[in-house]
Molecule: small-subunit ribosomal RNA
Organism: metagenome
RNA sequence: AGAGUUUGAUCCUGGCUCAGGAUGAACGCUAGCGGCAGGCCUAACACAUGCAAGUCGAACGGUAAGGUCCUUUCGGGGAUACACGAGUGGCGCACGGGUGAGUAACGCGUAUGCAACUUACCCACAACCGGGGCAUAGCUCAGAGAAAUCUGGAUUAAUACCCCAUAAUAUUUAGGAUUGACAUCUUUCCUUUAUUAAAACUCCGGUGGUUGUGGAUGGGCAUGCGUGACAUUAGUUUGUUGGUGAGGUAACGGCUCACCAAGACUACGAUGUCUAAGGGGUCUUAGAGGAUGAUCCCUCACACUGGUACUGAGACACGGACCAGACUCCUACGGGAGGCAGCAGUGAGGAAUAUUGGUCAAUGGGCGAAAGCCUGAACCAGCCAUGCCGCGUGCAGGAUGACUGCCCUAUGGGUUGUAAACUGCUUUUCUACGAGAAGAACCACCUGAUCGUGAUCGGGUUUGACUGUAUCGUAGGAAUAAGGAUCGGCUAACUCCGUGCCAGCAGCCGCGGUAAUACGGAGGAUCCAAGCGUUAUCCGGAUUUAUUAGGUUUAAAGGGAGCGUAGGCGGAAUCGUAAGUCAGUGGUGAAAUCCUGCAGCUUAACUGUAGAACUGCCAUUGAUACUGCUAUUCUUGAGUAUAGUUGAGGUGGGCGGAAUGUGUCAAGUAGCGGUGAAAUGCAUAGAUAUGACACAGAACACCAAUUGCGAAGGCAGCUCACUAAAUUAUCACUGACGCUGAUGCUCGAAAGCGUGGGGAGCAAACAGGAUUAGAUACCCUGGUAGUCCACGCUGUAAACUAUGAUAACUGGUUGUUGGCAAUACAUCGUCAGCGACUGAGCGAAAGCAUUAAGUUAUCCACCUGGGGAGUACGUCGGCAACGAUGAAACUCAAAGGAAUUGACGGGGGCCCGCACAAGCGGAGGAACAUGUGGUUUAAUUCGAUGAUACGCGAGGAACCUUACCUGGGCUCGAACGCGGAACGAUUUCUACCGAAAGGUAGUUUCCCUUCGGGGCGGUCUGCGAGGUGCUGCAUGGUUGUCGUCAGCUCGUGCCGUGAGGUGUCGGGUUAAGUCCCAUAACGAGCGCAACCCCUAUCGUUAGUUGCCAGCUGGUAAUGCAGGGGACUCUAACGAAACUGCCGGUGUAAACCGUGAGGAAGGUGGGGAUGACGUCAAAUCAGCACGGCCCGUAUGUCCAGGGCUACACACGUGUUACAAUGGCCGGUACAAUGAGUCGCUACCUGGUAACAGGAAGCUAAUCUUCAAAACCGGUCUCAGUUCGGAUCGGAGUCUGCAACUCGACUUCGUGAAGUUGGAUUCGCUAGUAAUCGUAUAUCAGCAAUGAUACGGUGAAUACGUUCCCGGGCCUUGUACACACCGCCCGUCAAGCCAUGGAAGCUGGGGGUGCCUAAAGUCCGUAACCGCAAGGAGCGGCCUAGGGUAAAACCAGUAACUGGGGCUAAGUCGUAACAAGGUA
Repeated sequence: AGAGUUUGAUCCUGGCUCAGGAUGAACGCUAGCGGCAGGCCUAACACAUGCAAGUCGAACGGUAAGGUCCUUUCGGGGAUACACGAGUGGCGCACGGGUGAGUAACGCGUAUGCAACUUACCCACAACCGGGGCAUAGCUCAGAGAAAUCUGGAUUAAUACCCCAUAAUAUUUAGGAUUGACAUCUUUCCUUUAUUAAAACUCCGGUGGUUGUGGAUGGGCAUGCGUGACAUUAGUUUGUUGGUGAGGUAACGGCUCACCAAGACUACGAUGUCUAAGGGGUCUUAGAGGAUGAUCCCUCACACUGGUACUGAGACACGGACCAGACUCCUACGGGAGGCAGCAGUGAGGAAUAUUGGUCAAUGGGCGAAAGCCUGAACCAGCCAUGCCGCGUGCAGGAUGACUGCCCUAUGGGUUGUAAACUGCUUUUCUACGAGAAGAACCACCUGAUCGUGAUCGGGUUUGACUGUAUCGUAGGAAUAAGGAUCGGCUAACUCCGUGCCAGCAGCCGCGGUAAUACGGAGGAUCCAAGCGUUAUCCGGAUUUAUUAGGUUUAAAGGGAGCGUAGGCGGAAUCGUAAGUCAGUGGUGAAAUCCUGCAGCUUAACUGUAGAACUGCCAUUGAUACUGCUAUUCUUGAGUAUAGUUGAGGUGGGCGGAAUGUGUCAAGUAGCGGUGAAAUGCAUAGAUAUGACACAGAACACCAAUUGCGAAGGCAGCUCACUAAAUUAUCACUGACGCUGAUGCUCGAAAGCGUGGGGAGCAAACAGGAUUAGAUACCCUGGUAGUCCACGCUGUAAACUAUGAUAACUGGUUGUUGGCAAUACAUCGUCAGCGACUGAGCGAAAGCAUUAAGUUAUCCACCUGGGGAGUACGUCGGCAACGAUGAAACUCAAAGGAAUUGACGGGGGCCCGCACAAGCGGAGGAACAUGUGGUUUAAUUCGAUGAUACGCGAGGAACCUUACCUGGGCUCGAACGCGGAACGAUUUCUACCGAAAGGUAGUUUCCCUUCGGGGCGGUCUGCGAGGUGCUGCAUGGUUGUCGUCAGCUCGUGCCGUGAGGUGUCGGGUUAAGUCCCAUAACGAGCGCAACCCCUAUCGUUAGUUGCCAGCUGGUAAUGCAGGGGACUCUAACGAAACUGCCGGUGUAAACCGUGAGGAAGGUGGGGAUGACGUCAAAUCAGCACGGCCCGUAUGUCCAGGGCUACACACGUGUUACAAUGGCCGGUACAAUGAGUCGCUACCUGGUAACAGGAAGCUAAUCUUCAAAACCGGUCUCAGUUCGGAUCGGAGUCUGCAACUCGACUUCGUGAAGUUGGAUUCGCUAGUAAUCGUAUAUCAGCAAUGAUACGGUGAAUACGUUCCCGGGCCUUGUACACACCGCCCGUCAAGCCAUGGAAGCUGGGGGUGCCUAAAGUCCGUAACCGCAAGGAGCGGCCUAGGGUAAAACCAGUAACUGGGGCUAAGUCGUAACAAGGUA
């Protein structure tokens, strides 16, 4: 010091979360020791038991117990300057200890004051201490009662009580003088009046007592300042505020009372409600702050709850009293007793907090002369890892890097790991034994010295709970001692197995759906360590409430606007003052704590000591720049005056024309109107259209603008009246009069409300017509409120410049409105406005930029994650509608701003493509073939499924194939490899069972040899097998598609905070990111093109199996033969085409031309060739391969069946529907291929399929080879001489075998079909169309398929508006899984919190009335007392109780309202693109 998380990515805003520290903590796992601290935070809940405040005989009467002595009748008695129960009396009990309920207060803190007070014990000083008296407790006697306790009689003492005396520098009355002031006042002195005291004991030294003054200490009271939340608490108060008088108090005071006055507090927050002891300090923090108030210290308050006083120096009293209440206990039922928030302890509550311990040895307290007694204060010990600190659990060596475990790429390696074993060493700790402190100084006693009946100092003796503790020594032996959490990122640390959106994890993001570093286990690692984690809480990080130190155009946030009160702030100069401010000094700021130095425990924690600090408050002295205040000036801020100018500024009145509507009249005829198209509507009772006249209401075309005016809302025909403002000029006047502005007041569009008018047009609601699946909408026809006027209310808007007001300063360019001024009539200055562009600067960016969102100053308003919600409740306003103010529970980890790249748009522009259009031919209708779906089935094996599946994998399913089904078999297995054992063959043959496979039984008996054995073969046995089983979403490879579309990127540079951009855009051009020009880009790569193959022309070479022009020979005929290379052809090498030439256009690239030449002309025509990538596209059944699964079966063999099923639906084809044709006869012309288990010439037979013979050919040699076409004939428009399905018969061929289920031939049969709806497909030239031929597979063939080949051979393209697909640029976006996107609301279901609500219950507080204990005070004739006085009675007040009506706050509630959340519910489609009506 930061990090994670919104996005495809980016920057910002903004919340949530984490890393740190801390704790009186708790919980989980674990645990060796010691030191120092700490230990009911909850029920101020209830308490059994014990202890926690007594002491004094040197105050008193005495003698219950004990000691000693005496005595004794042994029962006892007496004495005691030993001692002491109970009692009188004194002092103490008001301290110490506990707790934090109450209290928002002079309670606390701090600083002052008391001229308004007190203080026992202690100290100093002064004075005094004389005389007398009455009782009473105890004891004793008697009595009542269960007890607690009480009553009566007799008798008695005091330092108990009373009276008298004396008396002041005490108190008091009156008066005088005098000092100081602070208002009342006060100092000192004098005179005068009145009142008031005491106690004794004694060792005779003293102690004690009384009065007064002073001191010390403690306390009381008053005051300034500081000290929570809520304004959804705004008014409160009647002893209240003040005065006079009296009472009361230690003392001032409404403290109390009588009377008088009507005040007092409050927005600088009264009153009310809620919460809370306060401080020193503690935790955190860089600090400022924030949070907190355990332990220790100071103060306060309380002592079961409430009230009250008594005693006393001090209390309204924790271990005192009285009363009332609640609770508990005892009881003989009559009545009594009690108060742990003292120390232990118990129960309860709770996540949770200790022993019914020891001692007064030390420190301190009470009493006492003292010894001493008392002391749960205190000092110690016990329990608890609760915290802090320290120590240890060993150290060194030790490699074949042992074994096990775990992992891997697995003959091996890595890791655990120098770790272990083993060797040596040490002994803190531990065990045993032994030694053994400090804390002790006092007091007292003995004694010495000094002064002197006592004090001080010294020596000796005595005193230790802790404790035989700390510590030390000796011996022994590595001996007694390690865990917890974590390991996806943040955050240090990784693999395997299991699980399979299950179980589970999780602080945030998130992980888990079969290869999980995130779950569980293991191995390993990391971090801490006697602890480690979790939970809770506080601060931090969070500048996320911002004083230090934030913001408000668009992220949350500027009030709709003005006027103006309080308040805040305020121009220039001078004098004064000294409140703020600054400086010095003094006092205080308790101690402890924190910090620094030093010191003591072996160290540290801890403790001691010294210093610093305590940032504060008060007082005092000084300074006077600034601020404030007083006074006097000034003119620049502000205002006034005079003279102009400007404008839709405002209010009221008058006038005007166009348009619209209505009415009347005229004229006129069939429609008008409206829409995408229609209809409703109007119209023959005369509309619309046209003309004239009249009326009505509302709004003011053109001018008109980026204009003008106004505070905003807003303001527009012309004109009049009234009125407001701005600005300019003059610089005449005033002299800071100013700015802002909470509360307040006023204004405030539209809609809406009230009353009364008005109502032409328009037009919510409403009605009808359309549209639609629906259409409560968009469109149309009507139409009422309203819109208009007057008066009143409402008070809100995207009331927006989403930008508060005022002032100052800071670059340019340009337009315009209104003034003024100068002119040379080119221009140009200045003031006040309204705009545009661009700098610096600012900003997250977009952008703003003298009209700031720049740089500053002042004041006001507002914001602090999204939703819930501008909602609920409360209050205020309003006639209502509604407005203002304005939460919480709950829920999410985002919501949001700007910009970027894509994708998309029923956005735009440009361009291309058989994309459309123009054409030709088809499909969709029929029959059949084939594939698919579906259905069926024992099985109909599997895969392919929009384009990119469907004559596809399959380029050949009768068996085989074959993967499917049924049945029968085999289990090292059908194939292959390795090892072992025995055997000897293999084979042949025979018999039986069987559908076969197979099984059973019998027969036969190998080769080589170095004689060990080897080869081969089956059998047995052991390893590997085998799987068309799953996962194409684990993969390789291959393929389809976008698309042969023109794109996709990189390096360097530059721009941007960045994602990114530029380049690749722009202008042209192209088939093309093809090329050219321009250019912050310059280059490059993969693609395009070219290079490759075929084809079109020519040449050269070569000339067989091809060819045959010329020459020769020959045949019935044929290149048949000789021969030839000319030609065709074959197959190798070359040439040729490049916009090269010409003309035109153009800067160029390029384009145009019926151009030339050329076989070919603008990539000549085809092919191969497929960029980065997309579709988790296809394929685990071509092959390969990870993982999983089967392994007497999911392997393998066999027979039969199935893949060929058939109501139906779809795709792809074939054949047709006929005359451009069918049939018959005749005559021609190809190319590519293939061929010896073959192609088969030719001959014979058969109608034919074919059969029987039989040459040639392993092929430019032989074989296979056309059809359409052409010529002639016939048919004559029909379901036909079209069409051929279907069915019957007879055959041929292949094959082990044609039943399921082959092809072909022939005879017969002769179905549908007469050109095909919506829709849809292919094709731009040797193409479509049409005709046949060949081949692969193959025994044969379901081939009409596929792949090739040649023959014949067209039509059309104006053009790019539209459909589809694509490319580039641009625009919008709430999409990024990217429009098959996103997303809204009702309803239905579940859960959660919450509002309202008839009521019900509870709580605290206040008020009225009634009653009223104890008790103080006041009054008082009877009774008591000599008296003082008392009893009794009466009165006031009051805790409490009762009652009544309200208010407030909670809880609960039938029913009800909305809200939030929840993988796959319903209905629509509101928003995001022009979101389909912005």